Predicted 3D model of an 84-nucleotide RNA (transfer RNA) from a Gemmataceae bacterium. Rfam family: tRNA. Rfam describes the family as follows. Transfer RNA (tRNA) molecules are approximately 80 nucleotides in length. By type it is a transfer RNA. Its mean pLDDT, the model's own confidence on a scale to 100, is 81.
[in-house]
């Protein structure tokens, strides 16, 4: 070169006839239990504007198609396997 499968929160990893992104594990924070520490159990946990209600972006990067894109489509960067 061609050809194939992937890049999703702090980790892992789900969402595919296109329809609330982030389910469900993990680590993390507070609280209960405890002398005190795991256990175990309740709540919370992307960034950002806001005093608070609430609002905006966010699926490697950039356009496109659509009423609606992680999921189609073009271009481009990364990584793993094939073949040459």
């Nucleotide at each position: 070169g061609c050809c194939g499968a992937g890049g999703u929160g702090g980790c892992g990893g789900a969402a595919u006839u296109g329809g609330c992104a982030g389910a469900c594990g993990c680590a993390c924070u507070a609280g209960a239990u405890u002398c005190a520490g795991g256990u175990u159990c309740u709540a919370g946990c992307g960034c950002u504007c806001g005093c608070a209600a609430g609002g905006g972006c966010g699926u490697g990067g950039a356009g496109g198609u659509u009423c609606a894109a992680g999921u189609c489509c073009u271009c481009u960067c990364c990584u793993c396997g094939g073949c040459a």